A computed fold for a 400-nucleotide RNA from a Desulfosarcinaceae bacterium, annotated as Bacterial RNase P class A.
The coordinates come from a structure-prediction model, not an experiment, and the mean pLDDT is 77.
Taxonomically the source falls in Desulfosarcinaceae (Bacteria, Pseudomonadati, Desulfobacteria, Desulfobacterales).
The model forms 94% of the base pairs in the Rfam consensus.
It is recorded under the gene name rnpB.

RNA sequence: GGAGUAGACCAGGCGAUCGCUGGAUCCGUCAAACGGGUCUGGAGGAAAGUCCGAACACCACAGGGCAGGGUGCUCCAUAACGUGGAGUCGCGGUGACGCGAAGGAAAGUGCAACAGAGAGUAGACCGCCGUUGAAGCCGGUUCGAUCGAGGUCGGCACGGCUCAGCGGUAAGGGUGAAACGGUGCGGUAAGAGCGCACCAGUUCUUCGGGUGACCGGAGAAGCUAGGUAAACCCCACUCGGUGCAAGACCAAAUAGAGAAGCGCUUGAGGGCUGCCCGUCCGAUGCUUCCGGGUAGGUCGCUUGAGGUAUCGGGUAACCGAUAUCCCAGAUGAAUGAUCGUCGCCCGCUUGCGGGUAACUCACAGCGGGAACAGAAUUCGGCUUACGGGCUGCUCCGACC
Numbered sequence: 001g002g003a004g005u006a007g008a009c010c011a012g013g014c015g016a017u018c019g020c021u022g023g024a025u026c027c028g029u030c031a032a033a034c035g036g037g038u039c040u041g042g043a044g045g046a047a048a049g050u051c052c053g054a055a056c057a058c059c060a061c062a063g064g065g066c067a068g069g070g071u072g073c074u075c076c077a078u079a080a081c082g083u084g085g086a087g088u089c090g091c092g093g094u095g096a097c098g099c100g101a102a103g104g105a106a107a108g109u110g111c112a113a114c115a116g117a118g119a120g121u122a123g124a125c126c127g128c129c130g131u132u133g134a135a136g137c138c139g140g141u142u143c144g145a146u147c148g149a150g151g152u153c154g155g156c157a158c159g160g161c162u163c164a165g166c167g168g169u170a171a172g173g174g175u176g177a178a179a180c181g182g183u184g185c186g187g188u189a190a191g192a193g194c195g196c197a198c199c200a201g202u203u204c205u206u207c208g209g210g211u212g213a214c215c216g217g218a219g220a221a222g223c224u225a226g227g228u229a230a231a232c233c234c235c236a237c238u239c240g241g242u243g244c245a246a247g248a249c250c251a252a253a254u255a256g257a258g259a260a261g262c263g264c265u266u267g268a269g270g271g272c273u274g275c276c277c278g279u280c281c282g283a284u285g286c287u288u289c290c291g292g293g294u295a296g297g298u299c300g301c302u303u304g305a306g307g308u309a310u311c312g313g314g315u316a317a318c319c320g321a322u323a324u325c326c327c328a329g330a331u332g333a334a335u336g337a338u339c340g341u342c343g344c345c346c347g348c349u350u351g352c353g354g355g356u357a358a359c360u361c362a363c364a365g366c367g368g369g370a371a372c373a374g375a376a377u378u379c380g381g382c383u384u385a386c387g388g389g390c391u392g393c394u395c396c397g398a399c400c
Stems, first nucleotide, its partner, number of pairs: 001396007009388002012342007020042009044372001048383002051381005056243004068239005073087005088102001089100004103234002108232002110228002125173002127169007135162005142155005181199006200224002202221008247299004256290001258289005269281004306325008344369006353360002
């Protein structure tokens, strides 16, 4: 200098002006509402996705079982978790480090494209071996015939090769992601854990270490058992449902064969109306209360498994003690806008300084930029989006 990896951090500051919203207080005003003044609080690391776990609320629920869902190495943490911490094992990376639904395939069932003979109590395509053949070719022994003594023809048995049939064989070839441990010796017609030695694995026994997952050692058994369980399944543990639009309260309106009073042609009450008269309607009526719960309102609502600091315990997640702080609560849904200034980042220019040089670069000037994103009952996590600088560590290159 380059490439990478892990961790924690920040999320612009200050001022002015104009606004929005919660609370306290004062005034108009005796009270409410409203308006005004003063003081004061007002988004995030993810407020997001709504994926897990809880608190809280209501509904359901004697107890047990079936079905169904979830989780799945160990120990620890926690209110709880599918989360976190520290480890184990496996895989990836030269490394820092990262990733893993990581129980069971030696209980059963299923599945495996293409290729291939065969895909699981496997399989015979080539090859290898044995055997059969009045099949073919070659070799050669012997016998017979012929003869020009070199040979030629024929028969019997044998050997080799080719072809065909039957059988053995999983060593070798070939196919495939995957073909029933590896190497060697023996063995065999040829072969094969068929036998033996060593190596690898598995199961069992045992010793040592570790809380444990597991690690290390010794011995035995030819045991070699393929893959796949985010396929069915088996095993262990675990799980009731709905979400603050939960739910509680107040309560215009509507439904009410709920109660009381009045009235029922001798007229309660109502329409026309400012009032009286008049006139019309009027008994399944009128008034009051009760009940009900819509619109609307209040509560739930923000003091909480809370934040910060120090000390202590623990490798850590986390826990404890003490002190201190109160830090949004809207609902047609506030938390904003403009300007100035400082800081930050990027590009260009200049070039103090460094360097033989290439090059690098302090200060300054000009121009530009500032991401992802907006609480809605509250917490603990996970995941996703995203700007910036910082620190530790690793690998590579150059120089001293």